[in-house]
RNA sequence: UCCUUAUAGAGAGUGACGGAGGGACAGGCCCUGUGAAGUCCGGCAACCUGCACGAUGUGCAAGGUGCCAAAUCCCACAGCUUUUGCUGAAAGAUAAGGU
Numbered sequence: 001u002c003c004u005u006a007u008a009g010a011g012a013g014u015g016a017c018g019g020a021g022g023g024a025c026a027g028g029c030c031c032u033g034u035g036a037a038g039u040c041c042g043g044c045a046a047c048c049u050g051c052a053c054g055a056u057g058u059g060c061a062a063g064g065u066g067c068c069a070a071a072u073c074c075c076a077c078a079g080c081u082u083u084u085g086c087u088g089a090a091a092g093a094u095a096a097g098g099u
Base pairs, nucleotide, nucleotide: 002098003097004096005095006094007093013041015040016039017038021031022030023029027074028073042068043067044066047064048063049061050060051059052058053057072091077088078087079086080085
């Protein structure tokens, strides 16, 4: 890099430094000097992991990741649906495994 499987309407800061961007991509709609990104600290969760037990499960812990505006912010393609909306796919993200 690519492939497979699983998951996503829950949860998480009145902190320090920093000083203009950020929300993957086009469009939209938003966040942001009442302080963006980033770093540190803090926190959330429980995929892998460890332990226990009445064990294809449940509970506890938090070592490896991940995450901490908005449904993965919405949408792009297809079906149904008059408008509106619903369902699915695609794409992206994360984990675990393979290559």